A computed fold for a 470-nucleotide part of an RNA from an uncultured bacterium, annotated as small-subunit ribosomal RNA, 3' major domain. The coordinates come from a structure-prediction model, not an experiment, and the mean pLDDT is 83. The full RNA is in RNAcentral, with records from ENA and SILVA.
[in-house]
Context: one part of a larger RNA
RNA sequence: UGACGGGGGCCCGCACAAGCGGUGGAGCAUGUGGUUUAAUUCGACGCAACGCGAAGAACCUUACCAGGUCUUGACAUCCGACGCAAGACACAAGAGAUUGUGGGAUAGAUAUGGUCGAGGCAGGUGGUGCAUGGUUGUCGUCAGCUCGUGUCGUGAGAUGUCUGGUUAAGUCCAACAACGAGCGCAACCCUUGUCCUUAGUUACCAUCAUUAAGUUGGGGACUCUAAGGAGACUGCCGGUGUAAAUCGGAGGAAGGUGGGGAUGACGUCAAAUCAUCAUGCCCUUUAUGACCUGGGCUACACACGUGCUACAAUGGGUGAUACAAAGAGAAGCAAGACGGUAACGUGGAGCAAACCUCAAAAAAUCACUCCCAGUUCGGAUUGAAGUCUGCAACUCGACUUCAUGAAGAUGGAAUCGCUAGUAAUCGCGAAUCAGCAACGUCGCGGUGAUACGUUCCCGGGCCUUGUACA
Numbered sequence: 001u002g003a004c005g006g007g008g009g010c011c012c013g014c015a016c017a018a019g020c021g022g023u024g025g026a027g028c029a030u031g032u033g034g035u036u037u038a039a040u041u042c043g044a045c046g047c048a049a050c051g052c053g054a055a056g057a058a059c060c061u062u063a064c065c066a067g068g069u070c071u072u073g074a075c076a077u078c079c080g081a082c083g084c085a086a087g088a089c090a091c092a093a094g095a096g097a098u099u100g101u102g103g104g105a106u107a108g109a110u111a112u113g114g115u116c117g118a119g120g121c122a123g124g125u126g127g128u129g130c131a132u133g134g135u136u137g138u139c140g141u142c143a144g145c146u147c148g149u150g151u152c153g154u155g156a157g158a159u160g161u162c163u164g165g166u167u168a169a170g171u172c173c174a175a176c177a178a179c180g181a182g183c184g185c186a187a188c189c190c191u192u193g194u195c196c197u198u199a200g201u202u203a204c205c206a207u208c209a210u211u212a213a214g215u216u217g218g219g220g221a222c223u224c225u226a227a228g229g230a231g232a233c234u235g236c237c238g239g240u241g242u243a244a245a246u247c248g249g250a251g252g253a254a255g256g257u258g259g260g261g262a263u264g265a266c267g268u269c270a271a272a273u274c275a276u277c278a279u280g281c282c283c284u285u286u287a288u289g290a291c292c293u294g295g296g297c298u299a300c301a302c303a304c305g306u307g308c309u310a311c312a313a314u315g316g317g318u319g320a321u322a323c324a325a326a327g328a329g330a331a332g333c334a335a336g337a338c339g340g341u342a343a344c345g346u347g348g349a350g351c352a353a354a355c356c357u358c359a360a361a362a363a364a365u366c367a368c369u370c371c372c373a374g375u376u377c378g379g380a381u382u383g384a385a386g387u388c389u390g391c392a393a394c395u396c397g398a399c400u401u402c403a404u405g406a407a408g409a410u411g412g413a414a415u416c417g418c419u420a421g422u423a424a425u426c427g428c429g430a431a432u433c434a435g436c437a438a439c440g441u442c443g444c445g446g447u448g449a450u451a452c453g454u455u456c457c458c459g460g461g462c463c464u465u466g467u468a469c470a
Stems, first nucleotide, its partner, number of pairs: 001470002003467003007464007015454002019418005026309008034300002042053002064295007073121001077120002079117004089102005123284002126282003132278002134273003137269001139267001144183006150159003163174003189261004194230007204219002208217002233255001236249005311411001315370006327358003332351002337346003377408001382403007424447007
């Protein structure tokens, strides 16, 4: 100087407390461990691995296994020789890779391309993340981390950065052997909340006509859209205070960082990644490379994590009937119509979309029914019949209908999230994608709660103290 302490002081955080809703019990989905297997490819392991890489494992993907094949090679470049083709396509053998025959071919040719040969080489999702770059997680959006000059100390170092206030903040103020400065904080950026101006089509409709309908004429007010501005600064008033600031108030759509996002200092964990990519070294070269068919990654006495659905009456069922936002669409989204109980099919208007379509929002509301039961709760499992995608749904897809109707009656010890349009709850969309394991992820809106405080638990910041630790 640090680190540590079941030392002290001050402060902060859904850290506790006060609450709300869960997890832990059940069924299923998904990931992991273990076990099994020819293979169940690899990585990730406290927080910070385990719905993670994977925003899509039937083939492909695919890296794994079995079998069948190739060896200058599936891919790159260089040399020599042969020779005029090589392909598409058809037929035959084969599981296919591949092989043979035809074919193109009266084309084109100093070539591209093909075959053969020789090696320099290619190739490697082989090893090492403890050789590395790059990227990322975490402490932590915590308020810290440093430097120049000066001063002090023999020196390591100290001071500044301490002290007293204050702040979300090393934020600012006062004081001070310090005076200044840098990276961080804040602000500048995006979005949302109010108003104004400009502009009105595909958006809108107050007034005037018109219609089944903003449908049409018309309008430029309103909504909205999207470009530019205004607005908030402790600016004003009062109290406290040397000041910084703080408490209360006014006005205001908004008040003291208005809400949300992006933004992550010096560093820590030899943290993660050689399987995104790049790369040193090592290893491999008729194989640890390459191609194909089939299988596997989907196994199942079990254990754990994360979710979904429930156990019901604040509910289930049937009927009627309102109100969104944000997105996507051409090898696409697909309306009305017709067929089917339905999944879906036939057909195809319109739309590269403020125009058309997906599209029905759901919870809510109204009416009827059920009457506390393992039930008209719950839907697992299983049987049968189908639909769709796709060469192909056996291993191993999703969906529909009929039948079946399991566990489950609110969950031990323990444990998680959350302070406002938040929790809880309700639907909608998108990426990936032929289809789908999505109950995942990322977004969108609808309805909409509870909270006295800082003694304690956990984590963090500053000062101080002890130390046989570095």